This is a predicted structure of a 525-nucleotide part of an RNA (small-subunit ribosomal RNA, 5' domain) from an uncultured bacterium. The full RNA is in RNAcentral, with records from ENA and SILVA.
[in-house]
Context: one part of a larger RNA
RNA sequence: GAUGAACGCUAGCGGCAGGCCUAACACAUGCAAGUCGAGGGGCAGCGAGAUGUAGCAAUACAUUGUCGGCGACCGGCGUAAGGGUGCGUAACACGUGAGUAACUUGCCCGUAACAGGGGGAUAAGCGAUGGAAACGUCGUCUAAUACCCCAUAAUAAUUGUUAUCGCAUGAUGAUGAUUUGAAAAUUCCGAUGGUUACGGAUAGACUCGCGUUACAUUAGCUAGUUGGUGAGGUAACGGCUCACCAAGGCGACGAUGUAUAGGGGUUCUGAGAGGAAGAUCCCCCACACUGGAACUGAGACACGGUCCAGACUCCUACGGGAGGCAGCAGUGAGGAAUAUUGGACAAUGGAGGGAACUCUGAUCCAGCCAUGCCGCGUGAAGGACUAAGGCCCUAUGGGUCGUAAACUUCUUUUGACGCAGAGCAAUAAGAGAUACGAGUAUUUUGAUGAGAGUAUGCGUCGAAUAAGCAUCGGCUAACUCCCGUGCCAGCAGCCGCGGUAAUACGGAGGAUGCGAGCGUUAUCC
Numbered sequence: 001g002a003u004g005a006a007c008g009c010u011a012g013c014g015g016c017a018g019g020c021c022u023a024a025c026a027c028a029u030g031c032a033a034g035u036c037g038a039g040g041g042g043c044a045g046c047g048a049g050a051u052g053u054a055g056c057a058a059u060a061c062a063u064u065g066u067c068g069g070c071g072a073c074c075g076g077c078g079u080a081a082g083g084g085u086g087c088g089u090a091a092c093a094c095g096u097g098a099g100u101a102a103c104u105u106g107c108c109c110g111u112a113a114c115a116g117g118g119g120g121a122u123a124a125g126c127g128a129u130g131g132a133a134a135c136g137u138c139g140u141c142u143a144a145u146a147c148c149c150c151a152u153a154a155u156a157a158u159u160g161u162u163a164u165c166g167c168a169u170g171a172u173g174a175u176g177a178u179u180u181g182a183a184a185a186u187u188c189c190g191a192u193g194g195u196u197a198c199g200g201a202u203a204g205a206c207u208c209g210c211g212u213u214a215c216a217u218u219a220g221c222u223a224g225u226u227g228g229u230g231a232g233g234u235a236a237c238g239g240c241u242c243a244c245c246a247a248g249g250c251g252a253c254g255a256u257g258u259a260u261a262g263g264g265g266u267u268c269u270g271a272g273a274g275g276a277a278g279a280u281c282c283c284c285c286a287c288a289c290u291g292g293a294a295c296u297g298a299g300a301c302a303c304g305g306u307c308c309a310g311a312c313u314c315c316u317a318c319g320g321g322a323g324g325c326a327g328c329a330g331u332g333a334g335g336a337a338u339a340u341u342g343g344a345c346a347a348u349g350g351a352g353g354g355a356a357c358u359c360u361g362a363u364c365c366a367g368c369c370a371u372g373c374c375g376c377g378u379g380a381a382g383g384a385c386u387a388a389g390g391c392c393c394u395a396u397g398g399g400u401c402g403u404a405a406a407c408u409u410c411u412u413u414u415g416a417c418g419c420a421g422a423g424c425a426a427u428a429a430g431a432g433a434u435a436c437g438a439g440u441a442u443u444u445u446g447a448u449g450a451g452a453g454u455a456u457g458c459g460u461c462g463a464a465u466a467a468g469c470a471u472c473g474g475c476u477a478a479c480u481c482c483c484g485u486g487c488c489a490g491c492a493g494c495c496g497c498g499g500u501a502a503u504a505c506g507g508a509g510g511a512u513g514c515g516a517g518c519g520u521u522a523u524c525c
Stems, first nucleotide, its partner, number of pairs: 001524003005521005012376006018369002020334001025332003029329003034077003039074002042070002046068003049064006084287003094211007103204002108200007116150004125140006156179010184192001213259003220250003225247008262284004266277004289310005312323004340366001342365003348362001349360004379410004389401005415461006424451001430445007468514005473495003479509002482507003490497002
């Protein structure tokens, strides 16, 4: 000098940041991922309409998917992002630089082509039935942008001919024979959507050079081990896996083992070189009660999905079931120690949707904490009889606190009260105008504010509401012929103080330093 700090004493305000470093310990409760009716069959609930019954009528009841809309269901997209944590990992995990002639990529953009014909189911529903529950089972009916079949097509696969080129395996192009696709919807006929191929963008996968903790009181390690042939598998290369064959491969330039540890941008310190750290923010990695596995999908071996095993907790009719906060709040425990079971989608961003819109503990805000940094204030000018009082002395006197106070004049930051009151809002639906051939684009107008009656401004009042902490022997700025104590009580970072006049202990008066903080402790340079 620094800190994600803690502790003691003290404490007026604001701005901007930060806030479980320990038990990756266990978790009550609420919320954190939905959306689309412009894909579908339908109608549980709501509103409207229609019909019927009762009534003079208002109205009540019943029926009806006809309309708005829509619980549950089928279907699509999303749930692999965002958010959390640092257990594991000494590794192509990360950083940096290359490579893929060995690869994939939903949504998005561009180019080209196509969309012909047919079929069988199933959920919901209805009926029956098992179970305490969780959840099922059987029969029957039905739809689709759900599923399946046929036709057509290739730069896909196999196999011939041939040209050009390179970086070794090879790459690119031309031309002949077998297999493979599609889906509709629209009050809106404008469009949106589907399939195939190629290209782009984005995102990923793999390979390699170099860098990347300590210990040699760890010296030898290795059988799928190292290489080959063939096969399987993968998006793809590869002992990735398997069969056979060979006997290799690594190592004092530190293999193997053990311990520790997420890595980087960065942060702290230092003149630098270096040393230390990896909180907050950003990038990458790993993980989601513990261990294992795959399914779906463009993408996972998946935090709020599935299956199996285990530990733990809960329900049970004892037969069987349910759960996973290292999401946001919150609870217990641990600990020196770390916050609210708050508001809003107004803005930014994300998912779905044509849109309106819905969802969003991401985010934006508010609450708590002097935890840090920065700023402001606790008044200003004048004022001597140097008042009273305290303390000290050589004591009728003098010194000091001290221009300090009183007193006079002034100001009102802050505070209290009153009045006004933001920016953050860009735009959507709708309406108008302009451009071009459609529809799109631009532009004018036109809702929406959680924070918040907050920030801020103006007015009134009155010095009014606001100072402590540590130290004073030397290092080290600041002392006494003071009082108490008497090697006791105690102080102390080091040297050292204290045994009867202690500038070193405990007070008093005074002084010094910093100041809404000041000291102590811990850690790093």